The prediction has a mean pLDDT of 76.
This is a predicted structure of a 390-nucleotide RNA (Bacterial RNase P class A) from Candidatus Thioglobus sp. MED-G25.
Rfam family: Bacterial RNase P class A. Rfam classes the family as a ribozyme.
Taxonomically the source falls in Candidatus Thioglobus (Bacteria, Pseudomonadati, Pseudomonadota, Pseudothioglobaceae (SeqCode)).

[in-house]
C1' cells in the first nucleotide's frame, strides 16, 4: 500500500423575503347549537314541557397578530405476517391454501438469529425451493443393444460342429498341428451413445470375464460414544444392487373463517314507510365452495324515486431515545427520558446571497413487523487476502 467482505450512518447545508397545511395564545366580526335571565301557556302542590324576546358565558365560523412542529431509508412493489373494524358466538368438519433440517427469538410470519447438511469461494464470507423414491403412479426426448418384466452394437474367448488355406504323418479315407470364416455357446472387463448404463479403483484369478476372491472406498443391519436435536464419529457384520425426478401427481407433519379505512360508527338534511314478478317454514337467510349445529323470520330479481354534506375513525403506539443487567445472537427484562404529519381534488412552495460531497433513487393517506427493488455522492468500525519494508 492495494484487493475483498460484512455492518453502521448521511444523503444537500446556512441565511433573509414571500407564500402552504395542523395546533395554540390574544383580539376582532358574525351566529342562539348549549346555558342564563324575562315573559306568556298547558299541566301540576313548591317543579315539568312548549313558544317568544334578551345575554355572546361555553361553543362555532371568518379574519388579524404571535408562537411550535410539517414525508422515507426505501414512503415504492403490494409480495408475507398483524393491531383495528365489520360479518353472529367465528362453533366443528372437508375441500381448499401455506410452510417444509434442527433448536430459539417474536404479536405473528413463508421474517430473523445459532446450529447441521451441501453447493460456491484461497478466505473473511456468502447461497439453499433442505421431510419422504421400500405407499402408490407417471416420466427421464434424441442417441444408444439396453433407461425395467432388462439386455448385447463394435469387441474377448475354453469348448463343439461346419467349412477355407497351409504343413505334418500315412497306400487312400482318415489323424494331427497351425491359421482363418461362419453357426451353437460364454461374457459385461475394455470400447461406443447417452445428463445419466446396473457400484468405484487397485491387485489376484479366469479360456475370456464377473464382488469371483481380497484390500479400500461406497451401501446395508446391529451397537457404543459426544450433542436437546438435526447430525457427526468409530466398532462389528454382511459381497451387498438398477438410477434419477416430488419447483410432477402424491404421502406425512404443521399452521389456516371471510371482507377490509372506498373496513366501520355517529350527526345532519332530502325523498316514495313506491310499484311490479318470483319462492317460502318438508322453505328462506346468516360476506369465496360443501355439509353438521346453531340463530333468525322472510328472502330475491326488476323497474322508479333521494342523498352525496359534516364529525369521527386519523394516530400515545407490539412507540422512539439512553443506561444497566441477562443471553453466543435474534432478542428480553429494569430505570429514565421524549411525543416527531394528518392532507381530502389532496399541504412543506418560489425568489436572493453564501457554502458544498455540486447531489442519486425518490412523496405518507389507518398503523406497525418484515422481505424485494431502486439508489450519484461521502463517512466510520470489524474481518480476509495479496504485495514490501523493519
Nucleotide at each position: 500500500g492495494g484487493a475483498g467482505u460484512c455492518g453502521g450512518c448521511c444523503g444537500g447545508g446556512c441565511g433573509a423575503u414571500c407564500g402552504c397545511g395542523g395546533c395554540u395564545u390574544c383580539g376582532u366580526u358574525c351566529c342562539u347549537g348549549c346555558a342564563g335571565a324575562c315573559a306568556c301557556c298547558a299541566g301540576a302542590a313548591u317543579u315539568u314541557g312548549g313558544u317568544g324576546u334578551u345575554u355572546a358565558g361555553c361553543g362555532g365560523u371568518g379574519c388579524g397578530u404571535g408562537g411550535c412542529g410539517g414525508a422515507g431509508g426505501a414512503a415504492a412493489g403490494u409480495c408475507c405476517g398483524g393491531g383495528c373494524u365489520c360479518c353472529a358466538c367465528a362453533g366443528g368438519g372437508c375441500a381448499g391454501g401455506g410452510u417444509g433440517c434442527c433448536a430459539g427469538a417474536u404479536a405473528a410470519c413463508g421474517u430473523c438469529u445459532g446450529g447441521a447438511c451441501g453447493g460456491c469461494g484461497c478466505g473473511a464470507g456468502u447461497c439453499g425451493a433442505u421431510g419422504g423414491a421400500c405407499a402408490g403412479u407417471g416420466c427421464c426426448a434424441c442417441a444408444g443393444a439396453a433407461a425395467a418384466u432388462a439386455u448385447a452394437c463394435c469387441g474377448c474367448c475354453a469348448g463343439u460342429u461346419c467349412g477355407g488355406c497351409a504343413g505334418g504323418u500315412g497306400a487312400a479315407c482318415a489323424c494331427c498341428u497351425g491359421u482363418u470364416g461362419a453357426g451353437c455357446g460364454g461374457u459385461a472387463a475394455g470400447g461406443g451413445u447417452g445428463a445419466a448404463a446396473u457400484g468405484g479403483u487397485g491387485c489376484g484369478g479366469u479360456a475370456a470375464g464377473a464382488g469371483c476372491g481380497c484390500a479400500c472406498c461406497g451401501c446395508g443391519u446391529u451397537c457404543g460414544u459426544g450433542g436437546u436435536a438435526a447430525c457427526a464419529c468409530g466398532a462389528a457384520c454382511g459381497g451387498c444392487a438398477g438410477g434419477g425426478u416430488a419447483a410432477a401427481c402424491c404421502c406425512c407433519a404443521c399452521c389456516u373463517g371471510g371482507a377490509g379505512c372506498a373496513a366501520g360508527a355517529c350527526c345532519a338534511a332530502a325523498u316514495a314507510g313506491g310499484a311490479a314478478u318470483c319462492c317460502a317454514a318438508u322453505g328462506g337467510u346468516g360476506c369465496g365452495g360443501c355439509c353438521c349445529g346453531c340463530a333468525u323470520c322472510g328472502g330475491a330479481u326488476u323497474c322508479g324515486g333521494g342523498u352525496a354534506g359534516g364529525u369521527c375513525g386519523c394516530g400515545a403506539g407490539a412507540g422512539u431515545c439512553a443506561c444497566a443487567c441477562g443471553g453466543u445472537g435474534a432478542c428480553g427484562u429494569g430505570u429514565g427520558a421524549c411525543c416527531a404529519a394528518g392532507a381530502u381534488g389532496a399541504a412543506u412552495g418560489g425568489u436572493c446571497g453564501c457554502c458544498u460531497u455540486c447531489g442519486a433513487c425518490a412523496g405518507a393517506a389507518c398503523c406497525c413487523g418484515g422481505c424485494u427493488u431502486a439508489c450519484a455522492g461521502g463517512c466510520c468500525g470489524g474481518c480476509u487476502c495479496c504485495c514490501c519494508a523493519c